[in-house]
RNA sequence: AGUCCUGUAGUUCAGUGGUUAGAGCACUUGACUUGCAAGCGAGAGAUCUGGGUUCAAUUCCCGGCAGGAUGA
Numbered sequence: 001a002g003u004c005c006u007g008u009a010g011u012u013c014a015g016u017g018g019u020u021a022g023a024g025c026a027c028u029u030g031a032c033u034u035g036c037a038a039g040c041g042a043g044a045g046a047u048c049u050g051g052g053u054u055c056a057a058u059u060c061c062c063g064g065c066a067g068g069a070u071g072a
Stems, first nucleotide, its partner, number of pairs: 002070006010025004018055001027043004048064005
């Protein structure tokens, strides 16, 4: 080179062709406390990138990029 897998929030992971994309931790904030922590309430924050199929794509298909595994 080839083959296979993965890419979603700051981080670790879910998720599904359809009307708010969720969870834990972290962050901000409110209340509580003499104060801190824990626990409680609220909030901000994300679908790797380009194209295709479709009424509709984060999901399906193709290319690219990045990471990992395998192998001579």

About this RNA: Model confidence (mean pLDDT): 81 of 100. Predicted 3D model of a 72-nucleotide RNA (transfer RNA) from Callorhinchus milii. NCBI's taxonomy places the organism under Eukaryota, Metazoa, Chimaeriformes, Callorhinchidae, Callorhinchus. Rfam family: tRNA. It is annotated as a transfer RNA.